About this RNA: The part of an RNA shown here (large-subunit ribosomal RNA, domain II) has 690 nucleotides and comes from a Candidatus Altimarinota bacterium.
Context: one part of a larger RNA
RNA sequence: GCCAACGAGUUCGUUGUAUAGGGCAGGUUAAGCCAGAUUCAGGCGGAGCCAGAGCGAAAGCGAGUCCGAUAAGGGCGUUUGUCUUAUGCACGAGACCCGAAACCAGGUGAGCAAACCAUGGGCAGGCUGAACCCCGAGUGAAAUCGGGGGAAGGGUCGAACCAGGGAGUGCAGCAAAACUCUUGGAUGACCUGUGGUUAGUGUUGAAAUUGCUAUCGAACCUGGAGAUAGCUGGUUCUCUCCGAAAUAUAUUUAGGUAUAGCCUCCAGUGACUAGCAGAAGGGGUAGAGCACUGUUUGGGGAAGGGCGAGAAAUAAUCGUACCAACUCCUAGCAAACUUCGAAUACUUCUGUGACUGUCUGGGGAGUCAGGCUGCGACAGCGAAGUGCCGUAGCCGCGAGGGAAAGAGCCCAGACCACCGUCUAAGGUCCCAAAUGGAAUCUCAGUGGUAAACGAUGUGAGAUUGUUUAAACAGCCAGGAGGUUGGCUUAGAAGCAGCCACCCUUUAAAAAGUGCGUAAUAGCUUACUGGUCGAACGAUUUUGCGCGGAAAAUCCAACGGGGCUUAAGGUUCCAACCGAAGACGUGGGUUGCAUCUUGUUUCGACAAGGUGUAGCGGUAGGAGAGCGUUGUAGAAGCAGUGAAGUUCGGAUGUGAGUCCGGAUGGAGCGACUACAAGUGAGAAUGUUGGC
Numbered sequence: 001g002c003c004a005a006c007g008a009g010u011u012c013g014u015u016g017u018a019u020a021g022g023g024c025a026g027g028u029u030a031a032g033c034c035a036g037a038u039u040c041a042g043g044c045g046g047a048g049c050c051a052g053a054g055c056g057a058a059a060g061c062g063a064g065u066c067c068g069a070u071a072a073g074g075g076c077g078u079u080u081g082u083c084u085u086a087u088g089c090a091c092g093a094g095a096c097c098c099g100a101a102a103c104c105a106g107g108u109g110a111g112c113a114a115a116c117c118a119u120g121g122g123c124a125g126g127c128u129g130a131a132c133c134c135c136g137a138g139u140g141a142a143a144u145c146g147g148g149g150g151a152a153g154g155g156u157c158g159a160a161c162c163a164g165g166g167a168g169u170g171c172a173g174c175a176a177a178a179c180u181c182u183u184g185g186a187u188g189a190c191c192u193g194u195g196g197u198u199a200g201u202g203u204u205g206a207a208a209u210u211g212c213u214a215u216c217g218a219a220c221c222u223g224g225a226g227a228u229a230g231c232u233g234g235u236u237c238u239c240u241c242c243g244a245a246a247u248a249u250a251u252u253u254a255g256g257u258a259u260a261g262c263c264u265c266c267a268g269u270g271a272c273u274a275g276c277a278g279a280a281g282g283g284g285u286a287g288a289g290c291a292c293u294g295u296u297u298g299g300g301g302a303a304g305g306g307c308g309a310g311a312a313a314u315a316a317u318c319g320u321a322c323c324a325a326c327u328c329c330u331a332g333c334a335a336a337c338u339u340c341g342a343a344u345a346c347u348u349c350u351g352u353g354a355c356u357g358u359c360u361g362g363g364g365a366g367u368c369a370g371g372c373u374g375c376g377a378c379a380g381c382g383a384a385g386u387g388c389c390g391u392a393g394c395c396g397c398g399a400g401g402g403a404a405a406g407a408g409c410c411c412a413g414a415c416c417a418c419c420g421u422c423u424a425a426g427g428u429c430c431c432a433a434a435u436g437g438a439a440u441c442u443c444a445g446u447g448g449u450a451a452a453c454g455a456u457g458u459g460a461g462a463u464u465g466u467u468u469a470a471a472c473a474g475c476c477a478g479g480a481g482g483u484u485g486g487c488u489u490a491g492a493a494g495c496a497g498c499c500a501c502c503c504u505u506u507a508a509a510a511a512g513u514g515c516g517u518a519a520u521a522g523c524u525u526a527c528u529g530g531u532c533g534a535a536c537g538a539u540u541u542u543g544c545g546c547g548g549a550a551a552a553u554c555c556a557a558c559g560g561g562g563c564u565u566a567a568g569g570u571u572c573c574a575a576c577c578g579a580a581g582a583c584g585u586g587g588g589u590u591g592c593a594u595c596u597u598g599u600u601u602c603g604a605c606a607a608g609g610u611g612u613a614g615c616g617g618u619a620g621g622a623g624a625g626c627g628u629u630g631u632a633g634a635a636g637c638a639g640u641g642a643a644g645u646u647c648g649g650a651u652g653u654g655a656g657u658c659c660g661g662a663u664g665g666a667g668c669g670a671c672u673a674c675a676a677g678u679g680a681g682a683a684u685g686u687u688g689g690c
Base pairs, nucleotide, nucleotide: 001690002689003688004687005686006685011093012092013091015090016089017088018087019086020085021084022083023082024081026050027049028048032044033043034042054061055060064076065075066074067073096234097233099231103224104223105222106221107220108219114198115197116196117195118194119193120192121191122190123188125157126156127155128153132149133148134147135146136145137144161185162184163183165182166181167180168179169178200216202212203211209218237625238624239623240622241621242620247260248259249258250257251256261367262366263364264363265362266361267360268359271358272357275352276351277350278349279348280347281346287340288338289337293334294333295332298329299328300327301326304323305322306320307319308318309317370395371394372393373392374391375390376389378387379386400411401410402409415587416586417585418584420583421582422581426577427576428575429561430560431559435574436573437572438571439570440569441568447563453547454546457544458543459542460541461540462539463538464537465536466535474531475530476529477528478527480504481503482502485499486498487497510525514523515522588615589614590613591612592611593610594609595608596607597606598605599604626679628676629675630674631673632672633671636668637667644663645662646661647660648659649658650657651656
């Protein structure tokens, strides 16, 4: 991992409540007793309980009573029930099942390793040579020196022994800690045998939270014990009808819960409700506006101020390209501005109005982590697949078609069947179902990513110029004189800079457009003539294109092939394809209405038919069934072969059921009713097998 078996809402209760059935009309017995016994069942037993009257704190009063001064007003009342069975739910119990980390009690452990006690044992062989002693030298005596003896030391080298510092191997090992090489200690705080002592709220510890039998921040065993688990996981057959929530308030509350909201079922009322139409309302949002509150652009007027002049000084007075209250004109801005002011929404009324969808009472829930998209706000950066509200949709709980592929986008809501029809979104060259036409644009593979900005790309307009009295462009020629204007400057001559910008000759020619020189020079432009002969400029709006354009493994930013008077863009026309949508045909089922038949406790129920509206669905509510085991009754079956197993066939919407063959070798059982150890794929499930 697979297979098989086992594996989770149960049982009890002097409990409560609701629904359904039954008994009685007041209901009912409990313990116990009687007889009988295999049990069930039967009889007695009225103690007690519920009901029968309530109200008040109470005295008390009583269909009323309490508060109250009250004959007001208000609160609670003015009753049918009760016993039992089944089912739903709640409560108390382990209470759907499995699961802690832990806590407590009583015991078992020091045969491991720690410390201690008692008693034993062990340490090859070398090296060094302390104290002390003796002899000699030496001295006044010493000190001191030399030689010999001596044998001390947590001395030294190094086996046994002990340790475990380094490296490698080993890692399903030789081994739940080893092996190899190497290393440290090796007369000591040494190593070691045997026996004993210390125990878990403890002990031991040269101290590491170390060790205490492969377990230690508190051992192990048994018990309390099914501890508790607002947590995780799991929770077993079928079909039918309906179908949520992820919100509010509160919470030692935030991943829990309570009440409400939203779902479902039953009963009631028979009055409503959503929607639509009309009418009547209040508002201060969007927008707009600037009268208010603030803010703000430019200009005019102007009090006041600044600065300057003024006179010997203060001042008067004058000037002012300065600032400026206020005021006029002009142009704006505002969530906390409004002289104004919608659309929607909301409230009420009238009408209409859903197969009651609204409302009332009651039984049962689930939900309290929501997500994305569009729109309106806030926070943030007018960031986020961000946070937080409102509103609508979808997902959640929704399949189908489209978007290549995609929870939330677009289309559309799947009862079943059909090799029938029409459409939606989206498409129609090929992959791949279905296409043609008309007009026009685009050359960028733009289409098939992106901005500021840039550009004689190109199409369609608008405005305004020049032009046969010859434009625009090109070519030929001229482009002069006063003068090198004045100033400045080393120089400044059209052309560093400042000032001025005149006059003359002319067809025309600037006190000079650019290049250039140290300054001149030189080239060129404006301007003019000629040549040529028909169009040429400027500004602006708009369609489609171009550049701007860099990413990490070739193409890799149309899904691919491929596409250029498109198979691209815009506009128009006509077709077609395209879904579980709609329609058609057949079938099933539910609600309602109605008809027929049957039954009836006359309330209704069942079967069949017709019409009509439905039938996606998680949590969840409600209903109807299938199957398993057993019990009671029971048609029956079975060695001429039961159950079980296996192969095949038939049948039912399904759980399933029936039949046949083989195997098997002794029990099985339709139908009715009852009772449950009643259904397996998941729980790192349990046991077994492989």
About this RNA: It matches the Rfam family "Bacterial large subunit ribosomal RNA". Its mean pLDDT, the model's own confidence on a scale to 100, is 84.